[in-house]
Notes
The RNA shown here (transfer RNA) has 74 nucleotides and comes from a Bdellovibrionales bacterium. Rfam family: tRNA. From the family's description: Transfer RNA (tRNA) molecules are approximately 80 nucleotides in length.
């Protein structure tokens, strides 16, 4: 310098066939069961879908551009 992949909650992740208010699982926070701690159990917070723009009624999801980080070629 060129392909190509990945980026969604504190952390691992799922949705990518455009269409209800964006999953889940740990953690987290509050209450319940105990004398107390652990285990259970109920309920709850947390999200500019890595950034910027287009496309459309409607974008995490399609387009183009930028970045970050992996693997390949020169």
């Nucleotide at each position: 310098g060129c392909g190509g992949g990945u980026g969604u909650a504190g952390c691992u992740c799922a949705g990518c066939u455009g269409g209800c208010u964006a999953u889940a699982g740990c953690g987290c926070u509050u209450c319940c069961u105990u004398g107390c701690c652990a285990a259970g159990g109920a309920a709850g917070a947390g999200g500019u879908c890595a950034c910027g723009g287009g496309u459309u009624c409607g974008a995490a999801u399609c387009c183009c551009g930028u970045u970050a980080c992996c693997c390949g070629c020169u």
NCBI's taxonomy places the organism under Bacteria, Pseudomonadati, Bdellovibrionota, Bdellovibrionia, Bdellovibrionales. The coordinates come from a structure-prediction model, not an experiment, and the mean pLDDT is 80.